Model confidence (mean pLDDT): 89 of 100. This is a predicted structure of a 350-nucleotide part of an RNA (small-subunit ribosomal RNA, central domain) from an Armatimonadota bacterium. Rfam family: Bacterial small subunit ribosomal RNA.
[in-house]
Context: one part of a larger RNA
RNA sequence: UUGGGCGUAAAGCGCGCGUAGGUGGUCCGUUAAGUCAACUGUGAAAUCGCUGGGCUCAACUCAGCAAUGUCAGUUGAUACUGGCGGACUUGAGUCCGGGAGAGGGAAGCGGAAUUGCUGGUGUAGCGGUGGAAUGCGUAGAGAUCAGCAAGAACACCGGUGGCGAAGGCGGCUUCCUGGACCGGCACUGACACUGAGGCGCGAAAGCUAGGGGAGCGAACGGGAUUAGAUACCCCGGUAGUCCUAGCCGUAAACGAUGGUCACUAGGUGUUGGGAGUAUCGACCCUCCCGGUGCCGUAGCUAACGCAUUAAGUGACCCGCCUGGGGAGUACGGCCGCAAGGCUGAAACUC
Numbered sequence: 001u002u003g004g005g006c007g008u009a010a011a012g013c014g015c016g017c018g019u020a021g022g023u024g025g026u027c028c029g030u031u032a033a034g035u036c037a038a039c040u041g042u043g044a045a046a047u048c049g050c051u052g053g054g055c056u057c058a059a060c061u062c063a064g065c066a067a068u069g070u071c072a073g074u075u076g077a078u079a080c081u082g083g084c085g086g087a088c089u090u091g092a093g094u095c096c097g098g099g100a101g102a103g104g105g106a107a108g109c110g111g112a113a114u115u116g117c118u119g120g121u122g123u124a125g126c127g128g129u130g131g132a133a134u135g136c137g138u139a140g141a142g143a144u145c146a147g148c149a150a151g152a153a154c155a156c157c158g159g160u161g162g163c164g165a166a167g168g169c170g171g172c173u174u175c176c177u178g179g180a181c182c183g184g185c186a187c188u189g190a191c192a193c194u195g196a197g198g199c200g201c202g203a204a205a206g207c208u209a210g211g212g213g214a215g216c217g218a219a220c221g222g223g224a225u226u227a228g229a230u231a232c233c234c235c236g237g238u239a240g241u242c243c244u245a246g247c248c249g250u251a252a253a254c255g256a257u258g259g260u261c262a263c264u265a266g267g268u269g270u271u272g273g274g275a276g277u278a279u280c281g282a283c284c285c286u287c288c289c290g291g292u293g294c295c296g297u298a299g300c301u302a303a304c305g306c307a308u309u310a311a312g313u314g315a316c317c318c319g320c321c322u323g324g325g326g327a328g329u330a331c332g333g334c335c336g337c338a339a340g341g342c343u344g345a346a347a348c349u350c
Base pairs, nucleotide, nucleotide: 003322004321005320006319007304008303012318014201015200016199017198021194022193023192025088026087027086028085029084030083031082033081034080035077036076037075038074039073040072041071042069049065050064051063052062053061054060091191092188093187094186095184096183097182098181103177104176105175106174107173108172109171110154114150115149116148117147118146119145120144121143125136126135162169163168206247207246208245209244210243211242215241216240220236221235222234223233258317259316260315261314262313263312266295267294268293269292270291271290272289273288274287275286276285299306300305323350324349325348332343333342334341335340
C1' cells in the first nucleotide's frame, strides 16, 4: 500500500539476446470499440442526506425530494486513442567508400628475467632481519663465465589512451570472426523502444577427469617476536595458480547511478573520423559527427555533490525498497558431484 522513493540514508537484476505484454513517427481516407452528448429503461424497500409533518420536545416515525452504476439499449458527435485501407521519410535497418582499436577464437614464433642441471674459474662464506635464528655451504656453496632444460608472465611503448554488453582484454606474426565510428544519401518504408517468464555470457576462489609445474604460495613444518603469538617478520612448502574438456554462477560483478528517446549556458584537455582555410607539405587555425576526462551556469540535492557522459526538464517500459535485530537464517521447492546457489518467512525482541 489510490503514496513516496532507489549515487552515499532501505532500494537498479552482474551483463546481454529475446517471448508474452505495455508503449509507439508524419499525412489522407474509413470505422465508431475506447471517449463525449441526448433520450428511454432499470438501479426493490428500509438506511444515510435535504424539506415538511405527527407523538408536549427528542429518540422514534410519516410524506416528498435528492442520492445511489466502469449499468443496458437507442440515436448522434469524430478532436484524441484504437481497428482497417492507402501514402511518406525524419525513427530503425540495408548498401557503397574509408580509416581506428590489449574486442573474441585458433596456430606458430621471440627476447629479458627466474629456477634447475652440466662444465670452467675460484674460496669461505652465502642468505635473511629492526636485530637475529632456522636454512644453504669445504662432499666446494654464494660470486662469475659458457652451454642445456623447463614453466609462467610479457619491461620500455603505456597515456583520467583504446576496445568490449558486462565479466574483462596488453610481446610479435598468420588465419577465422563480432561490434562501433566517419563519409555518401543509393535502397526498405515504422520494420521501433522496453521486456514478466525463458535462453545465453559471466572475475577470483572452488569441484571432476587428464596433463603440466619455473616462480609465487592457503594448509602445514621450522626460526624469531611476545605475557601468549594458532598472526604480522624470516627459512621451507602441499593444494592451487598454467593447459584441455566439463561443472559452479558468486563479488565493494561499483559510476555503489537500469534501458531508450527528446530538450536545457559555456570553457578546457584528449582519442577516432570528416569538411573548410592555409601551405611545397606535414603542422597551425575554424567548424561538424562519435567517444573519453576535468571545470562550471541554470536547475536539482538533506548535504556531499550532479550538471549535454545529469543526480536538470519530460515521455515509455522493466527491476527493486517500505524501521533495526532475528536473517539472507529456518522450512518447502528448483538447481548443483560437492561446496553451495536461487527463491525466502515467522516467533521473539528493541